[in-house]
Context: one part of a larger RNA
RNA sequence: GGCCAAAGGUGGAUGCCUAGGCUGGUAGAGGCGAUGAAAGACGCACUAGGCUGCGAAAAGUCACGAGGAGUUGCCAAGAAGCUUUGAUUCGUGAAUUUCUGAAUGGGGCGACCCAACUAGUAGAGAUAUUAGUUAUCAUAUUUAUAUGAGGCGAACCUAGGGAAGUGAAACAUCUCAGUACCUAGAGGAAGAGAAAUCAACAGAGAUUCCCCAAGUAGCGGCGAGCGAAACGGGAAGAGGACAAACCAACUGCUUGCAGUUGGGGUUGCGGACUGCAUUUAAUACUCAAGUCGAUAGAAGAAUAAGUUGGAAAGCUUAGCUAAAAAGAGUGAUAGCCUCGUAAUCGAAAUUGAUAAGAGAUGAGCAGUAUCCAGAGUAGGUCGGAACACGUGAUAUUUUGACUGAAGCUGGGGGGACCACCCUCCAAUCCUAAAUACUACUACCAGACCGAUAGUGAACCAGUACCGUGAGGGAAAGGUGAAAAGAACCGCAGUGAGCGGAGUGAAAUAGAACCUGAAACCAUCUGCCU
Numbered sequence: 001g002g003c004c005a006a007a008g009g010u011g012g013a014u015g016c017c018u019a020g021g022c023u024g025g026u027a028g029a030g031g032c033g034a035u036g037a038a039a040g041a042c043g044c045a046c047u048a049g050g051c052u053g054c055g056a057a058a059a060g061u062c063a064c065g066a067g068g069a070g071u072u073g074c075c076a077a078g079a080a081g082c083u084u085u086g087a088u089u090c091g092u093g094a095a096u097u098u099c100u101g102a103a104u105g106g107g108g109c110g111a112c113c114c115a116a117c118u119a120g121u122a123g124a125g126a127u128a129u130u131a132g133u134u135a136u137c138a139u140a141u142u143u144a145u146a147u148g149a150g151g152c153g154a155a156c157c158u159a160g161g162g163a164a165g166u167g168a169a170a171c172a173u174c175u176c177a178g179u180a181c182c183u184a185g186a187g188g189a190a191g192a193g194a195a196a197u198c199a200a201c202a203g204a205g206a207u208u209c210c211c212c213a214a215g216u217a218g219c220g221g222c223g224a225g226c227g228a229a230a231c232g233g234g235a236a237g238a239g240g241a242c243a244a245a246c247c248a249a250c251u252g253c254u255u256g257c258a259g260u261u262g263g264g265g266u267u268g269c270g271g272a273c274u275g276c277a278u279u280u281a282a283u284a285c286u287c288a289a290g291u292c293g294a295u296a297g298a299a300g301a302a303u304a305a306g307u308u309g310g311a312a313a314g315c316u317u318a319g320c321u322a323a324a325a326a327g328a329g330u331g332a333u334a335g336c337c338u339c340g341u342a343a344u345c346g347a348a349a350u351u352g353a354u355a356a357g358a359g360a361u362g363a364g365c366a367g368u369a370u371c372c373a374g375a376g377u378a379g380g381u382c383g384g385a386a387c388a389c390g391u392g393a394u395a396u397u398u399u400g401a402c403u404g405a406a407g408c409u410g411g412g413g414g415g416a417c418c419a420c421c422c423u424c425c426a427a428u429c430c431u432a433a434a435u436a437c438u439a440c441u442a443c444c445a446g447a448c449c450g451a452u453a454g455u456g457a458a459c460c461a462g463u464a465c466c467g468u469g470a471g472g473g474a475a476a477g478g479u480g481a482a483a484a485g486a487a488c489c490g491c492a493g494u495g496a497g498c499g500g501a502g503u504g505a506a507a508u509a510g511a512a513c514c515u516g517a518a519a520c521c522a523u524c525u526g527c528c529u
Stems, first nucleotide, its partner, number of pairs: 001528003006523001008521002015514001016478002020449002022446007029438002031152002039100003042055003046078001049075003061094006070082003105114003115134008136149006156187001157185005167174001171221001197204002208235004218226002239430003242374001246263008268408001270372003273367004282361002285359003290354006297345002303318005319336002321325001327339003379403008389415001410425005465472002485513001488500004
């Protein structure tokens, strides 16, 4: 120096565990905010710090309910208290709620500075202090008031703007994609919606969503690629209101018009108008008895002995319950020990759903002379865009510019265009459900993870730390059943640490604490050189 073995150190793999995640389901809820939000700063305890809670009335105050023996949140003990005259705790409703923040009296480098006015308090006064008011914009009118808005929030939604990497094996039309992103706005959903729709000589009958049609018809440097619709089958199901003609009242004045209010009326052939009849079906509006829920809770069956062990829930023997053998905990594996579970019951207060009933709204037949039936609209030209459709033979929709009808003997569409035929009635508005999503609440589940995994975060994590900033962003779980966390003695720098003693089933479970692999380190026996 090497090798085998042993017993150690170091190290923290592995096994086991779970306090945390992930995914989904079923219900609920789908908003909060000038009555000052979300997010924070600073404070508040017998308290020095952090977390939690709260706000100068400050780990809390009041009322009403529930509950019934302990309790003063956690790290985290002690002290001093509270409590059957019902505390702590839980629920509902109130009170308080500093300062910043839309922040709104003015300013400002957020949590700070400085005011005016009204009314008080103290003071002789200067002044101090308390309560309140004082931002901007929009709308309305009585022009000074009233009402509203503003900001935040995960996704879903609508609208206005709108890329590029990429693909085309390069690249320009094209694609990615009307995607990402920005902006505005709304709701619990949004948007769409009751045919100027489809269809095809037969018919259907608002919209939305799913399946199919179908990777079809088509579009396409006919490249890459893009990509329908009708029919059919399902989910859901609901239709309404205006404008106008006409009538009445009122107002205005240029005196025959205009305006306002009310009635009327709403369709592909109707309405006004004329005549004749008449109050039922229904409803998405308002109120609402009752019923069922939500937000605390109540009650809830049934086991003993022996045995091993530190400990019984294990094993043995003998029982019992079950509308309860879901689950969790308890010193190892418990239907019968504890909490629960099944079936059952419960609200002073706030609140949701449904809803008897009440109110309110709400109709038919015939005739056709006259009147009405949405205009800078439909359509056209030029230039764009949307339609699966890239201008193409390109219909349809839309509109920046310029134009510009008919008006019921009317008008639009049926994929150039024309005829015939069929079908519908634009240029006004509203409309539940079926559909999308989940920041949030409750419950449930998993051939999901188990600490280099699972969220970045099981632990005081969006923390420490990095960056001027936008932003980036960790590591870090496990003594034991119970702290019983090692009194006392000794060595020592009276340090770290260690040896006894003691606790414990175990201390090679001793806090650098379950298990404790490997690399690496030295020790010891033996062997080889």